[in-house]
RNA sequence: GCGCGGGAGAGACCGGGCACCGUCCGGCGCCGAAGGAGCAACCCCUCCCCGGAACCUCUCAGGCACCCUGGACCGUGC
Numbered sequence: 001g002c003g004c005g006g007g008a009g010a011g012a013c014c015g016g017g018c019a020c021c022g023u024c025c026g027g028c029g030c031c032g033a034a035g036g037a038g039c040a041a042c043c044c045c046u047c048c049c050c051g052g053a054a055c056c057u058c059u060c061a062g063g064c065a066c067c068c069u070g071g072a073c074c075g076u077g078c
Base pairs, nucleotide, nucleotide: 001078002077003076004075005074006073011028013027014026015025016024017023018022029064030063031062035060036058037057038056042052043051
């Protein structure tokens, strides 16, 4: 890296529209475990610098009915 299995959180709230019971747009609210960014525990080094660096923080992106999809991480095989 690939395959398989498991895998959370957060309004389908308000208004409007439509091919009407579903869905779309806007607004506000919210989540955090793709990614991104930041601090920095920690790692490396005799020390400093450099370098790496979180599921910690931010919420840019992404996501917030069901399904689908995504999904860090865990197990397993190659």
Model confidence (mean pLDDT): 76 of 100. Glycine riboswitch aptamer from a soil metagenome, 78 nucleotides, folded computationally. The sequence is in RNAcentral, with records from MGnify.